This is a predicted structure of an 86-nucleotide RNA (c-di-GMP-I riboswitch aptamer) from an Alphaproteobacteria bacterium. Rfam family: c-di-GMP-I riboswitch aptamer. About the family: GEMM was predicted in a large-scale screen for bacterial structured RNA regulatory elements. Of the family's consensus pairs, 91% are formed in the model. Taxonomically the source falls in Alphaproteobacteria (Bacteria, Pseudomonadati, Pseudomonadota).
[in-house]
RNA sequence: CUCAUGAAAGGGCGAACCCUUGGAAACAGGGGGAAGCAAAGUUCCGGCCUAAAGCGAAUAUCGCAAUGGCUAUAGGAGCUACCAAG
Numbered sequence: 001c002u003c004a005u006g007a008a009a010g011g012g013c014g015a016a017c018c019c020u021u022g023g024a025a026a027c028a029g030g031g032g033g034a035a036g037c038a039a040a041g042u043u044c045c046g047g048c049c050u051a052a053a054g055c056g057a058a059u060a061u062c063g064c065a066a067u068g069g070c071u072a073u074a075g076g077a078g079c080u081a082c083c084a085a086g
Stems, first nucleotide, its partner, number of pairs: 003086001005084002012037002017032006041079005046071004054064004
């Protein structure tokens, strides 16, 4: 350096739940927490959630609607990456 792999150690990420802030909501940021993860890094496709503005209707409401979100918990692809037994 390459290939394979995930034993050991270090470091990394971090569910549920609780508090708090923002938001119409979905959900997100921060603090606590620790089920898990070797790409649970990132981008795109796809998928999913919400439905504010707006539009429509038979108007206490309903439908459409993303410019708002999520994506390890259905999937696919690209790019990049820590450590190391062999």